[in-house]
RNA sequence: CGGGAAGAGGGCGCAGCCGCUGGUGGGCAUCCACCAGAGGAAAGUCCGGGCAGCACAGGGCAUGAUGCCAGCUAACGGCUGGGCGGGGUAACCCGACGGAAUAGUGCAACAGAAAGCAGACGGCCCUCGCCCCAAAGCGAGUGGUCAAGGUGAAACGGUGCGGUAAGAGCGCACCAGUGCCCCUGGAAACAGGGGCAGCUAGGCAAACCCCAUCUGCUGCAAGUCCCGUAAGUCCGACAGGGAGAACUGACCCGGUUCGUUAUUACCUGCGGCAGGGACGCUCGAGGUGAGCGGCGACGCUCAUCCCAGAGAGAUGGCUGCGGAAACAGAACCCGGCUUACGCCUCUUCCCUAACC
RNA sequence: GGGGCUGUAGCGCAGCUGGGAGCGCGUCGCAAUCGCACUGCGAAGGUCAGGGGUUCGAAUCCCCUCAGCUCCACCA
Numbered sequence: 001c002g003g004g005a006a007g008a009g010g011g012c013g014c015a016g017c018c019g020c021u022g023g024u025g026g027g028c029a030u031c032c033a034c035c036a037g038a039g040g041a042a043a044g045u046c047c048g049g050g051c052a053g054c055a056c057a058g059g060g061c062a063u064g065a066u067g068c069c070a071g072c073u074a075a076c077g078g079c080u081g082g083g084c085g086g087g088g089u090a091a092c093c094c095g096a097c098g099g100a101a102u103a104g105u106g107c108a109a110c111a112g113a114a115a116g117c118a119g120a121c122g123g124c125c126c127u128c129g130c131c132c133c134a135a136a137g138c139g140a141g142u143g144g145u146c147a148a149g150g151u152g153a154a155a156c157g158g159u160g161c162g163g164u165a166a167g168a169g170c171g172c173a174c175c176a177g178u179g180c181c182c183c184u185g186g187a188a189a190c191a192g193g194g195g196c197a198g199c200u201a202g203g204c205a206a207a208c209c210c211c212a213u214c215u216g217c218u219g220c221a222a223g224u225c226c227c228g229u230a231a232g233u234c235c236g237a238c239a240g241g242g243a244g245a246a247c248u249g250a251c252c253c254g255g256u257u258c259g260u261u262a263u264u265a266c267c268u269g270c271g272g273c274a275g276g277g278a279c280g281c282u283c284g285a286g287g288u289g290a291g292c293g294g295c296g297a298c299g300c301u302c303a304u305c306c307c308a309g310a311g312a313g314a315u316g317g318c319u320g321c322g323g324a325a326a327c328a329g330a331a332c333c334c335g336g337c338u339u340a341c342g343c344c345u346c347u348u349c350c351c352u353a354a355c356c
Numbered sequence: 357g358g359g360g361c362u363g364u365a366g367c368g369c370a371g372c373u374g375g376g377a378g379c380g381c382g383u384c385g386c387a388a389u390c391g392c393a394c395u396g397c398g399a400a401g402g403u404c405a406g407g408g409g410u411u412c413g414a415a416u417c418c419c420c421u422c423a424g425c426u427c428c429a430c431c432a
Base pairs, nucleotide, nucleotide: 002351003350004349005348006347007346008345009344010343012322013321014320015319016318017317018316020037021036022035023034024033025032026031039327043338044337046336047335048334049333050332051219052218053217054216058253059252060251064214065213066212067211068082069081070080071079072078083097084095085094086093087092098210099209104208105207106204107203121149123145124144125143126141127140128139129138130137157175158174159173160172161171162170176200177199178197179196180195181194182193183192184191185190223279224278225277226276227275232270238269239268240267241266244258245257246256247255248254271431272430286305287304288303289302290301291300292299293298357428358427359426360425361424362423363422366381367380368379369378375412383399384398385397386396387395405421406420407419408418409417
């Protein structure tokens, strides 16, 4: 110099003019002054928590989510560190990564002989028959065989020697893998070593399932208060259903309540009214800085700061200068994940080549 | 703001317990008719909303994104 890897920051600034929202103060003429005023994703609503309402005697039985180990955290499906597997020369990156080789069930089109307690199409071999005998050939066998062939996404360890009618872990040696036992290291996942067993046992669990852990439902249009309006539901009904219904809310038993000659418990449709004010509402698992502990996520202590809160919904527009100005905008709040994002700046690290 | 559902041929839909992409209407061609319609025969037409993953194999299973539809207060 070139090519990469990981991470952090910015993502308009300055000036002038005109506006908007909230708060405080003044003025009390509805005006003036000061202060504050979107994001890293405010987004998707995919997870988790706070908060709120409802539910929560008992028995049975589900559903859903997560999935190597340990830790962090309010919690998590997030994050951190480690292990294992894969990719890369490397920095480094990726992984829905429990269980199919000690539970069971299921699936695999087409092709192929055979696709799940494997399998005989051709081939090889054996036996019998035909042929005068042998060989070759042809035919037959509930015959043997999986080494080599062809099919497939997938065909039941590899190499060699022995063995055999031909073959085969059938036997042996070495290699690879697996299971069991022991030792060593580690907190663990796991790793390394030794011994035994011919054990060689396919894939799919983002198929059912099994195991472990967690899991009540609904979401701020939750929920609470006041004033007012209306037409139906606490003295009586617009229509239909109705002897059961509601709650226990995923379901069953059981339980509780209401109702059972429909002036009627409950369900459905239709209809009516949807105005005003207050709360929830923003000080919070909060920000910034320093110190300490930890590899780290993070925690502890001290100091300091107050930083949008609307209800038609504020955070904007124009002009000039600057190289350019992306994705996009709060609506109860917070921690994550995911997705979108032109461009600019910085730090650390890896590889290669040339030159000194 | 917060829930739920859907996306397959021009239109309406099925298939979604994984292996062939289908049905009806419509369109086009031929036959039949003097001609048209009906009818009969035949044909064309698909990024299964888009992307990624699991699997030998995905419209179907899982994840992300996009578009569309729908529900919510009170009388209760």
Model confidence (mean pLDDT): 77 of 100. This is a predicted complex of two RNAs, RNase P RNA and transfer RNA, with 432 nucleotides together. Rfam match: Bacterial RNase P class A. Its family is annotated with tRNA processing, dimeric ribonuclease P complex and ribonuclease P activity in the Gene Ontology.